[in-house]
Molecule: small-subunit ribosomal RNA
Organism: metagenome
RNA sequence: AGAGUUUGAUCCUGGCUCAGGAUGAACGUUGGCGGUGCGCUUAAUACAUGCAAGUCGAGCGAGAAAGUUAACUUCGGUUAACGAGUAGAGCGGCGAACGGGUGAGUAACGCGUGAAUAAUCUGGCUCUAAGUUUGGGAUAACAUUGCGAAAGCCGUGCUAAUACCGGAUGUGAUAUAGUGGUGACAUCAUUAUUAUAUUAAAGGCUUCGGUCGCUUAGAGAUGAGUUCGCGUCCCACUAGUUAGUUGGUAAGGUAAUUGCUUACCAAGGCGAAGAUGGGUAGCCGGCCUGAGAGGGUGAACGGCCACACUGGGACUGAGAUACGGCCCAGACUCCUCGGGAGGCAGCAGUAGGGAAUAUUGGACAAUGGGGGAAACCCUGAUCCAGCGACACCGUGUGUGUGAAGAAGCUUUUCGGAGUGUAAAGCACUGUUUAGAGGGAAGAAUAAAUAGCUAUAGGCUAUGAUGACGGUACCUUUAGAGGAAGCUCCGGCUUACUCCGUGCCAGCAGCCGCGGUAAUACGGGGGGAGCAAACGUUAUCCGGAAUCAUUGGGCGUAAAGGGUGCGUAGGCGGAUACGCAAGUUGGAGGUGAAAUUUACUGGCUUAACCAGUAACCUGCCUUCAAAACUGCAUAUCUGGAAUAUAGGAGGGGAAGACGGAACUCUUGGUGUAGCGGUGAAAUGCGUAGAUAUCAAGAGGAACACCAGUGGCGAAAGCGGUCUUCUGGACUAAUAUUGACGCUAAUGCACGAAAGCGUGGGGAGCGAACAGGAUUAGAUACCCUGGUAGUCCACGCCGUAAACGAUGGGUACUAGGUGUGGGUUUCAUAUAGGAAUCCGUGCCGAAGCUAACGUGAUAAGUACCCCGCCUGGGGAGUAUACUCGCAAGGGUGAAACUCAAAGGAAUUGACGGGGACCCGCACAAGCGGUGGAGCAUGUGGUUUAAUUCGAUGCAACGCGAAGAACCUUACCGGGACUUGACAUGUACAGGGCGUAACUAGAGAUAGUUAUUUCUCUUCGGAGACUUGUACACAGGUGCUGCAUGGUUGUCGUCAGCUCGUGUCGUGAGAUGUUGGGUUAAGUCCCGCAACGAGCGCAACCCUUGUCCAUAGUUGCCAGCACGUAAUGGUGGGGACUCUAUGGAGACUGCCGGGGAUAACCCGGAGGAAGGUGGGGAUGACGUCAAAUCAUCACGGCCCUUACGUCCCGGGCCACACACGUGCUACAAUGGUCGGUACAGAGGGAAGCUAAGCCGCGAGGCAGUGCAAAUCCCUAAAGCCGUCCUCAGUUCGGAUUGUAGUCUGCAACUCGACUACAUGAAGUUGGAAUCGCUAGUAAUCGCGGAUCAGCAUGCCGCGGUGAAUACGUUCCCGGGUCUUGUACACACCGCCCGUCAAGCCACGGAAGAUGGGGGUACCCGAAGUCGCUUUUCUAACCCGCAAGGGGAGUAUGUGACGAAGGUAAAAUCAUCAACUGGGGCUAAGUCGUAACAAGGUA
Repeated sequence: AGAGUUUGAUCCUGGCUCAGGAUGAACGUUGGCGGUGCGCUUAAUACAUGCAAGUCGAGCGAGAAAGUUAACUUCGGUUAACGAGUAGAGCGGCGAACGGGUGAGUAACGCGUGAAUAAUCUGGCUCUAAGUUUGGGAUAACAUUGCGAAAGCCGUGCUAAUACCGGAUGUGAUAUAGUGGUGACAUCAUUAUUAUAUUAAAGGCUUCGGUCGCUUAGAGAUGAGUUCGCGUCCCACUAGUUAGUUGGUAAGGUAAUUGCUUACCAAGGCGAAGAUGGGUAGCCGGCCUGAGAGGGUGAACGGCCACACUGGGACUGAGAUACGGCCCAGACUCCUCGGGAGGCAGCAGUAGGGAAUAUUGGACAAUGGGGGAAACCCUGAUCCAGCGACACCGUGUGUGUGAAGAAGCUUUUCGGAGUGUAAAGCACUGUUUAGAGGGAAGAAUAAAUAGCUAUAGGCUAUGAUGACGGUACCUUUAGAGGAAGCUCCGGCUUACUCCGUGCCAGCAGCCGCGGUAAUACGGGGGGAGCAAACGUUAUCCGGAAUCAUUGGGCGUAAAGGGUGCGUAGGCGGAUACGCAAGUUGGAGGUGAAAUUUACUGGCUUAACCAGUAACCUGCCUUCAAAACUGCAUAUCUGGAAUAUAGGAGGGGAAGACGGAACUCUUGGUGUAGCGGUGAAAUGCGUAGAUAUCAAGAGGAACACCAGUGGCGAAAGCGGUCUUCUGGACUAAUAUUGACGCUAAUGCACGAAAGCGUGGGGAGCGAACAGGAUUAGAUACCCUGGUAGUCCACGCCGUAAACGAUGGGUACUAGGUGUGGGUUUCAUAUAGGAAUCCGUGCCGAAGCUAACGUGAUAAGUACCCCGCCUGGGGAGUAUACUCGCAAGGGUGAAACUCAAAGGAAUUGACGGGGACCCGCACAAGCGGUGGAGCAUGUGGUUUAAUUCGAUGCAACGCGAAGAACCUUACCGGGACUUGACAUGUACAGGGCGUAACUAGAGAUAGUUAUUUCUCUUCGGAGACUUGUACACAGGUGCUGCAUGGUUGUCGUCAGCUCGUGUCGUGAGAUGUUGGGUUAAGUCCCGCAACGAGCGCAACCCUUGUCCAUAGUUGCCAGCACGUAAUGGUGGGGACUCUAUGGAGACUGCCGGGGAUAACCCGGAGGAAGGUGGGGAUGACGUCAAAUCAUCACGGCCCUUACGUCCCGGGCCACACACGUGCUACAAUGGUCGGUACAGAGGGAAGCUAAGCCGCGAGGCAGUGCAAAUCCCUAAAGCCGUCCUCAGUUCGGAUUGUAGUCUGCAACUCGACUACAUGAAGUUGGAAUCGCUAGUAAUCGCGGAUCAGCAUGCCGCGGUGAAUACGUUCCCGGGUCUUGUACACACCGCCCGUCAAGCCACGGAAGAUGGGGGUACCCGAAGUCGCUUUUCUAACCCGCAAGGGGAGUAUGUGACGAAGGUAAAAUCAUCAACUGGGGCUAAGUCGUAACAAGGUA
């Protein structure tokens, strides 16, 4: 510090996800030790049991028992002493308000921070001053009567005090009234003094020195109360709230201020800077994270607050409204039935809840607390121990050596490689563990004793006391012995292979893996990371600049309000002076400690602990400065405004007028149609339409001018005239003097449609009706047509209300139009220059993701407002609000996805465009489709009809030839190392040939015959049989695992690269453009310059000529010969053969073209513009075809899916299609005669002459391994007959008789003869081939092959027609355009319906919660009133008694819980219902994306 994920690729926007750190954690697997910390986050749920607050006899009275000893004894016991002034209880004092726990409540002066208290209190402690006098009456304990189950209660009698009460004294204090001083901070504070009044006390111990107490005051310290400034979560879908409420006066009350309380008076107080209400929450120091700013959090430790079963209340006290106190009410639990008792959110512990959190431990040794004079007692505070890998830290599980490298395991190309110095083995060490021994610090200022000194309870010495703990630590013995796992290995992200599985099982943080070769699932091996842990889950921060103060945006990605006016608010021109709020600097106070940071030190190190320093960025006070902001004052004119003059304008409102067009009405003329469409029909018209003329009526809109021209804030505004009226602009001066900009809430305006009331209604025209179109057509098209459109008044308040661009100000290159002014020049009607305000285009810099924008900014800056934060759900639901309604405004969540999106790029596609080509169309010729047959395919059938090929690019295709064989299929019969290959071991022998028997044959059996080569003579080898084992074999599967081969686009002209340049980039350029070509062929131009694969050429063939060579070919001339023939001699002239050359290159001429390329015409030439034909097939596409040519990975079969044999099948046949043959006839058929090829083939071959047969053919055997011999032409030509018919056309089918091949023609061959003589009279929709030696037509040959050809591959003979042209169909190429496509239009994609699942809304109603209001009842308690009753202290009285004072009952006010009533609100459930989301292959259509077929 980043990374993955949207796309074919790119840049951007934007979300999701990951890597890091952390935790009071939990879960899974695993687990040696130690140190230091931490440990109910949930039920503030309920609690058994024990303990957690007592102490003081030096405040007081009283005072046991057990037991022991002694004496006495009636032997039952009694008494005395000790136990013991002890235990236990009581009065009294102090403490119990601390310490410990928890976080329910609380959004608050609760907390934090800083102030105030001149508005207050403060026990114990310290210091100071002064006192501590004299009396009195009770009461608990105790004893005893009674009640009660108990808890406990009542009465009577006795007694003490540091308990209680009266009097005295008054340093003082307080109150009232005076007199002075000091300080001031508003009310005031303080001090001195005078007078009057009121007001204290307690004693104990003592060594008699004193000491501890007590009382009244003052001061300090500590602690507490109260008040204020500032800060302190979310919701506005909570907008108004408040009656003691806000203030005053008086009184009461408090330690003290205060509506704290009451009476009266006033009507205030709070609130958009968020009151009130609702939700959530203890706050802070800090902790986690982060570069920081921030964000999250508030366990442990520390400060504050609140609470103590729930609610209320007071008492005591210095202090409480009191966790281990009291009273009342409520719920619950326990005891008991008449009534009582209780409160673990103290420490342990239990139940429950939960994913989850420990021992009913030890000790007061230390630190601290309470009481005490002290000893001492108490202390679950605390210190320790136990449990827990919960966290952090430390340490170990050994160290060295040890093979070209054991075994095992894994893998393999079978050679090897890996695990791996790893192990074993050898030599060592001893942390830790275990045993043994030693052994701390933590302890001192105790008491006591002694001494010294003395204003101290001062100093010195001696000196008991340790829970942890016989622990830490040290020494020693033994001994490598007891001590390693977890996760991961597709990318992110370090780490790879084998097997299994086969969209199954499963994985997954995101992207995504898995459908037979999975580095992604499961296992093995290996590897990587961390390590006593490792992973997972949860949560927080980070990354996330993804809420942006630091530090984001809004033309098109989410995002500018429809427009203006204007309130609050925010911001604001120049100069001078003042103030000092902001600001800046210095100083002071505070910011607790701990934490964090730095340094140093202590535990062997570290964690941990300690010391010192820094920090605590803040708040308060004070001093100073005066630049900037602010405030105040004065001034200015550059902003703004006003006055004057001028011209421009569809700016607005009202009224009046006008013509064209249209429709209707009336009348005339006139006759059969009009109208409408792609084509039609509905409609109108003989009752006279349309057309035309005239007249009249009506409503709406204003042609031309008219213009990226004008005006307006926007919406919007267009005939002419009049009236009223708003704004902007220009010019020049004057005036005011910052009066400005923006604008939340608010107010106003606001297209169209729509709504209300009343008019109006020509045209147009939702709805509706009809006609068409269509599979349908609730549409597009047509004919009609109602609301509406128009007017007046009132609503609505929205639009792609768009420049998808808020307003204002300033600045920042130019060029060129246009509208309105003005100035100036001038040759003054045209024009030039300048300037201001508008409105356009192009463009620099800059900006931008790009597109683009660019003085009318989307540039550079400032000010103010509005808005955005992934897609869907959804602008939906609910709530509120506006509206007559329709609807508008504000506006979520659950759930779901990993994308959605912008701009640009390359392709592909378009019922987009432009250009070009092709037998693509057109122009022609001949076919197919109809018939019969042949052949292939589908389908069907079958035991099998083997398999493959399936749009073009399968279908006379693989197959250049299925009777057996082939053959892969079926039935049956056989074999199992096999029909075929190699090897090993063992045993045996010939192998082979011939014959016979059984059988359908394979096969089996028998017989006969035969005896290989070499030799060192031992044997070895070849061949062969059998047995056993390795293995053979497979036309079995996968062409979607492959190689090779092939088809197709397409013989189309394309496909790319290097360097350079442009672009952020994908990419572009080159290759586009202007011409031209068959061609990316060539030329020119050009940020391109070059190059490669293709094109062309080079190759073969054919057409002309030449040279050379002449046998088997040829024969002109010469010669011979025949009935005839190159038959013979000879010849090379010719043809021909087969070698090599020549020739054609737009080379020449003319014209066109740009002077080019090239095109047109011509000459010459056998051939002319690639002369004709062939071979040759770029980058690639179709997961195209083929595992059945062959090869090959993987899988499968192995007495069978292998092999052999016989027979059958591949030839079936209601049917459909493709490709062909033969025809339908006279351009023909039949018969007779007659002529001319080329290219091939031939030995198990082609076969001649001759003879036989009607013929197929037979006999025969000549020639020829071939320019020598043989196969070998037909149409044509010359004649004959047929005369338009199902025929002398046509030949299917069938019968009979034959021929040939072959072991064999039944299934199932070809041919011949005779007889038979079907359909068919030129073929519907549709469709194919062909542009010249071509189509058409005629025959010939070859391969395969025993035989079988209408097929295929070749050959020659005869030999046409047409092409105006590129509008259209099909295919292709180039450029351009649109795109939501990229599996690329056979694409993408929308909605209803049907099915399943999920969450949500509405809903009659039901249930529950908290809060408020009104009323009823009213506990405890406090306060007030009263004093029938009752009473020791004081007073009067001799006494009885009385007074005074107090108190209970009573009574009034307040008052918790409870009850009643009517509403509101929040949640939960709900029959039914509504839409939404998700879910491989459901239904119906085709709305969108291309002009998406109606933009």